[in-house]
RNA sequence: GGGCCUGUAGCUCAGCCCGGUUAGAGCGCCACUCUGAUAAAGUGGAGGUCCCUGGUUCAAGUCCAGGCAGGCCCA
Repeated sequence: GGGCCUGUAGCUCAGCCCGGUUAGAGCGCCACUCUGAUAAAGUGGAGGUCCCUGGUUCAAGUCCAGGCAGGCCCA
C1' cells in the first nucleotide's frame, strides 16, 4: 500500500441482510424486600453522540460515500 471483518449501555453482545411506534439482552451498578448479618433470590430504577462527518429518504443504529480506531490476510 491492497482486500476482508469489527465499532451499539461500565463489560460481553443481539438488532443491520429486508429503513418505520419508545433501541434491547445477559452480567455489573443503585435502592428496596428477604436475612441476626452477608451471599443467593425477588421487585424496581439509573445508565446510549448506535465511532465521526456528509449524503439519500417523509423517516437512518440499519442504505450510500469519505474518514477514524482495532483485528485478520496479502504484498
Molecule: transfer RNA
Organism: Rubrobacter taiwanensis